Model confidence (mean pLDDT): 75 of 100.
Predicted 3D model of a 121-nucleotide RNA (SAM riboswitch aptamer (S box leader)) from a Candidatus Acetothermia bacterium.
Rfam family: SAM riboswitch aptamer (S box leader). Gene Ontology term of the family: regulation of gene expression.
The organism belongs to Candidatus Bipolaricaulota, within Bacteria.
[in-house]
RNA sequence: CUCUUAUCGAGAACGGCUGAGGGAUCAGGCCCGCUGACGCCGUAGCAACCGAUUCAGCAGAACCUCGCUGAAUGUCCGGUGCUAAGUCCUGCCCUGACUUUGCUUCGGGGAAAGAUGAGAA
Numbered sequence: 001c002u003c004u005u006a007u008c009g010a011g012a013a014c015g016g017c018u019g020a021g022g023g024a025u026c027a028g029g030c031c032c033g034c035u036g037a038c039g040c041c042g043u044a045g046c047a048a049c050c051g052a053u054u055c056a057g058c059a060g061a062a063c064c065u066c067g068c069u070g071a072a073u074g075u076c077c078g079g080u081g082c083u084a085a086g087u088c089c090u091g092c093c094c095u096g097a098c099u100u101u102g103c104u105u106c107g108g109g110g111a112a113a114g115a116u117g118a119g120a121a
Stems, first nucleotide, its partner, number of pairs: 002120007013043005021032003026091004044083003049079002051076003054071005087113001092110006098102001
C1' cells in the first nucleotide's frame, strides 16, 4: 500500500517542550488558536475491538472440553485505540415536509471517502 469484516449521536485530561497555524484530502461553511492551538514526551483517564481470567445464563452433551450471550469499567502494570465540536457540517444518489417551487430551507435513507479494531494476501 491492497482486500475482507465490525463499529463510528456515548465516554475520557493535566503537566513539560515547542511556537503559528490547526480541524485527513479539494471546495464551501463553521469552529479551535499567542489566555499557546497543532505536534512531541510523560503521567492519568476512557472504552471494551483483541487476548487472558472469574461468575451467571443459553444450546448441545453421559461427563469434561468446546460454542454463544451477559456482568452499564466484572477483573487485568496485557495488545491496540481514543481523550473539542456526530467522522465538526455539507458536497454524490433516492426521498418527505414547507412555499418563496428553490439543484433553496428543514428532515429521512443510502453511497463514496475517512478513522479504529480483527483477519488475509